[in-house]
Molecule: SAM riboswitch aptamer (S box leader)
Organism: Planococcus salinus
RNA sequence: UUCUUAUCAAGAGAGACGGAGGGAAUUGGCCCUUUGAUGUCUCAGCAACCAGCCGACAGGCCACGGUGCUAAUUCCAAAAGGCCAAACGCCUGGCAGAUGAGAA
Numbered sequence: 001u002u003c004u005u006a007u008c009a010a011g012a013g014a015g016a017c018g019g020a021g022g023g024a025a026u027u028g029g030c031c032c033u034u035u036g037a038u039g040u041c042u043c044a045g046c047a048a049c050c051a052g053c054c055g056a057c058a059g060g061c062c063a064c065g066g067u068g069c070u071a072a073u074u075c076c077a078a079a080a081g082g083c084c085a086a087a088c089g090c091c092u093g094g095c096a097g098a099u100g101a102g103a104a
Base pairs, nucleotide, nucleotide: 001104002103003102004101005100006099007098008097013043014042015041016040017039021032022031023030026078027077028076029075044070045069046068047067049066050065052061053060054059074096080092081091082090083089
C1' cells in the first nucleotide's frame, strides 16, 4: 500500500511550541479560529478492537501491554430505495472515510 472483516448517535483536557487557517477528498452548507484554532511534544483522561484471565459457547473481568481517540452523529447532505399528494422531513442504505484485527 492492497484485500477481508467488525465498529463508528456514547465518552474523554491541561501545559509548552507555533502562528493562519482548519473541520479526510469534491460540491453545497454549517461551524471552529489571533479570546491563538489545525498541527507537534509532554502529562493526563476516555474507550475496550487485539493481548491477558474465567467460561463448552454466549458472555464476563482487567486496563499492566499493543492500540485508538479527547468540537459539533464520520458536523450535515450529495448513487439508490421507501414513507408522504408533493416538498421539507423521516427511515433504510450504497460510495467514500476513520479505527482495530487478520492476510498478501